[in-house]
RNA sequence: GGGCCCAUGGCGCAGUAGGUAGCGCGUUAGUAUGGCAUACUAAAGGUCGAGGGUUCGAGUCCCUCUGGGUCCA
Numbered sequence: 001g002g003g004c005c006c007a008u009g010g011c012g013c014a015g016u017a018g019g020u021a022g023c024g025c026g027u028u029a030g031u032a033u034g035g036c037a038u039a040c041u042a043a044a045g046g047u048c049g050a051g052g053g054u055u056c057g058a059g060u061c062c063c064u065c066u067g068g069g070u071c072c073a
């Protein structure tokens, strides 16, 4: 220098023919228990690495950049 992959709530990940974000763990509250553990129910929490573009509409397509991984030189 070039190719490819990844970047989504605190953590791990899903969402792939564009239609408006979900799962597990964790956190908080409630119920059950004498209490703990545990189980169940509910809730809060992200605008999807950054910027721009296409579109009625983008996490999802296009461009640039940033960080990480990997391969080639």
Base pairs, nucleotide, nucleotide: 001072002071003070004069005068006067007066010025011024012023013022019056027043028042029041030040031039032038049065050064051063052062053061

Overview
RNAcentral holds the sequence, with entries from MGnify. Predicted 3D model of a 73-nucleotide RNA (transfer RNA) from a marine sediment metagenome. The coordinates come from a structure-prediction model, not an experiment, and the mean pLDDT is 82. Rfam family: tRNA. Rfam classes the family as a transfer RNA.